[in-house]
Context: one part of a larger RNA
RNA sequence: UAGUAGCAAAUAUUCAAGUGAGAACCUUGAAGACUGAAGUGGAGAAAGGUUCCAUGGUAACAGCAGUUGGACAUGGGUUAGUCGAUCCUAAGAGAUAGGGAAACUCCGUUUUAAAGCGUGCACUUGUUUGCACCACUAUCGAAAGGGAAUCCGGUUAAGAUUCCGGAACCAGAAUGUGGAUCUUUGACGGUAACGUAAAUGAAGUUGGAGACACUGGCAGGAGCCCUGGGAAGAGUUCUCUUUUCUCCUUAACCGCCUACAACCUUGAAAUCGGAUUAUCCGGAGCUAAGGUCGAAUGGUGGGUAGAGCUCAGCACUUGUGCUGGGUCCGGUGCGUUCCUGACAGUCCUUGAAAAUCCAACGGAACGCAUAACUUUCACGUCUGGUCGUACUCAUAACCGCAGCAGGUCUCCAAGGUGAACAGCCUCUAGUUGAUA
Numbered sequence: 001u002a003g004u005a006g007c008a009a010a011u012a013u014u015c016a017a018g019u020g021a022g023a024a025c026c027u028u029g030a031a032g033a034c035u036g037a038a039g040u041g042g043a044g045a046a047a048g049g050u051u052c053c054a055u056g057g058u059a060a061c062a063g064c065a066g067u068u069g070g071a072c073a074u075g076g077g078u079u080a081g082u083c084g085a086u087c088c089u090a091a092g093a094g095a096u097a098g099g100g101a102a103a104c105u106c107c108g109u110u111u112u113a114a115a116g117c118g119u120g121c122a123c124u125u126g127u128u129u130g131c132a133c134c135a136c137u138a139u140c141g142a143a144a145g146g147g148a149a150u151c152c153g154g155u156u157a158a159g160a161u162u163c164c165g166g167a168a169c170c171a172g173a174a175u176g177u178g179g180a181u182c183u184u185u186g187a188c189g190g191u192a193a194c195g196u197a198a199a200u201g202a203a204g205u206u207g208g209a210g211a212c213a214c215u216g217g218c219a220g221g222a223g224c225c226c227u228g229g230g231a232a233g234a235g236u237u238c239u240c241u242u243u244u245c246u247c248c249u250u251a252a253c254c255g256c257c258u259a260c261a262a263c264c265u266u267g268a269a270a271u272c273g274g275a276u277u278a279u280c281c282g283g284a285g286c287u288a289a290g291g292u293c294g295a296a297u298g299g300u301g302g303g304u305a306g307a308g309c310u311c312a313g314c315a316c317u318u319g320u321g322c323u324g325g326g327u328c329c330g331g332u333g334c335g336u337u338c339c340u341g342a343c344a345g346u347c348c349u350u351g352a353a354a355a356u357c358c359a360a361c362g363g364a365a366c367g368c369a370u371a372a373c374u375u376u377c378a379c380g381u382c383u384g385g386u387c388g389u390a391c392u393c394a395u396a397a398c399c400g401c402a403g404c405a406g407g408u409c410u411c412c413a414a415g416g417u418g419a420a421c422a423g424c425c426u427c428u429a430g431u432u433g434a435u436a
Base pairs, nucleotide, nucleotide: 013031014030015029016028017027018026032432033431034430035429041412042411043410044409047392048391051390052076053075054074055073056072061069062068081169082168083388084387085386087146088145092140093139098107099106100105116134118133119132120131121130122129150167151166152165153164154163170384171383172382173381175380176379177378178377180374186366187196188195189194200365204361205360206359207358208357209356213346214345215344216343218341219340220339221338222337223336224335225333226331227330228329229328230248232246233245234244235243249307253302254301255300256299257298262292263291264290265289266288272282273281274280308327309326310325311324312323313322314321315320347351398407399406414426415425416424417423
């Protein structure tokens, strides 16, 4: 010792104009910086709940200020058969029966007391009854597990895989046309692997998919990166630069094609052969030759250039519109991220279940020339309910009494240097917030 102590982490701000009563702090422009793809970027989960967007105005709040705001006031905003929930089961939870306990309640979860609006056939006016077969273990439990099906372009002040345009697909329900089948009713071909536009199939049985660890290298594909020519635009231009930068895109879906592995036929191997980055393979059939299969985020055609992007010209107060060009041809890789595949290794670790779907066997039945039977072939018709959907996801929208240097689960991930997602510098994007 009261306008005193203090308002000192996170590099950094400066200038001009505008608005306004008022500007270090708002807006716009210019300059300078920072985050530096393990972000101060772009999206989500939980949580929050309107904080989103517009307009208005500034009493309080935003520990200086404020014309500003996640504050205040008034309006507006979240559109789905395909994205999720909804369905399934997991650890587990939890009725019933039954058993305990004075009671609150506890145990119990198939332990059998019992379990069905089950299917077919027969009977009956009808309610029903009988027979055969099958079954019985409630229910809940994942917005990251399982799971039917959607993409591109456009659009809002704020919503979009949801709206609009175009192009698709799935499930279910009815059906009609064409095709297929057949007078030997329920198709043919191929030695085979197997093939095709179809090509009846109830109960029951069996099998498969769903359905799975981690690590490692190898091979392939896509995105990104790098790079050559050409077209277009921009930058630099005192000198130099066939220069530097940007851009040249193609979804789901529907056809067809293609590989590694596997399989089939022919054939018969030691003088062993084949083959891998690595293991390995072969008279239980190798090498070789010829075939078969599955089929992609690959190739190709459609979708589809009509779109989008870009350039030039013209019109226009603005809103915007019109016209005409271009959107082409390549290369490279122990690069990087993701995906796929065939393998290998490790384990006293062996790495879910169910819903659901499919196939095979089976042969209950059904139907024919006056034509019926087949809806796993093609085309056509209809239906698709309910809930979530805005915004933040954090140095201000969550938790920490708060706009708190704390805490809080994920995805994407450019260039240089370099072994490197290190550190440092930069592009895209973002920020310039923290009293001076």